[in-house]
Source information: The RNA shown here (SAM riboswitch aptamer (S box leader)) has 108 nucleotides and comes from Aquibacillus halophilus. The sequence was found by an Rfam model in a public genome assembly. Its mean pLDDT, the model's own confidence on a scale to 100, is 83. Lineage of the source: Bacteria > Bacillati > Caryophanales > Bacillaceae > Aquibacillus.
RNA sequence: CUCUUAUCAAGAGUGGCAGAGGGAAUAGGCCCUAUGAAGCCCGGCAACCAGCAAGGUAACUUGAAAAGGUGCCAAGUCCUACAGGUCUUUGGAUCUGAUCGAUAAGAG
Repeated sequence: CUCUUAUCAAGAGUGGCAGAGGGAAUAGGCCCUAUGAAGCCCGGCAACCAGCAAGGUAACUUGAAAAGGUGCCAAGUCCUACAGGUCUUUGGAUCUGAUCGAUAAGAG
């Protein structure tokens, strides 16, 4: 980097350093930010994998824990973009799915 599977409406700081950007990419919006962005440290959240316990031939299921490997800590993946349904004052609203993306695990 590609493919497969699962998940993506919950949760997480009145901390320290730092000093201007940030919300993945394109476009359009809408936001956050000197009452301090990114980044780093500390802290925290969650429970995907591993490990543990119980059940099961097995696949797997359930549970507890959080010292291991990751991840995450504004707003639903911030919203829209494509397809379809419903409503409509024809501006749009709303629902579902797809795409894109993120994370984990596995394979190449």